[in-house]
């Protein structure tokens, strides 16, 4: 980098540096921002994808010890994340139609493979 699968309305910020932008890209909207943006560092936290632990629940297997799968709990390790639903819309469809819902596209993250 590509592919596959899963997830994306929940959750979690302080300090120091920095000095004007930021919210992925394009268009539109809306928002954040000198009461200090991006970015960097430190510390703290969230979450539970992977790994690990507990052995609490269910199922399967077995003569038994066990083993496997799913759920639950924990959070030392590998990642990720810590304004707003991926901030919202863009394409398609439906309905009780200034709207709502479902799907799709794009994107992000994880795991696996190449």
């Nucleotide at each position: 980098a590509u592919u596959u699968u899963a997830u994306a309305c929940a959750g979690a910020a302080g300090a120091g540096g920095g000095g004007a932008g930021a919210g992925a890209a394009c268009g539109g909207g809306c928002u954040c921002u000198g009461u200090g943006a991006a970015c960097c560092u430190c510390u703290g936290g969230c979450a539970a994808c992977c790994a690990u632990g507990c052995u609490c629940c269910a199922a399967a297997u077995a003569g038994g010890c066990u083993u496997u799968u799913g759920g639950g709990c924990a959070a030392c390790g590998g990642u990720g994340c810590c304004a707003a639903a991926u901030c919202c819309c863009g394409c398609c469809a439906a309905a009780u139609a200034u709207u709502u819902u479902g799907g799709g596209c794009c994107u992000a993250u994880a795991a696996a493979a190449u």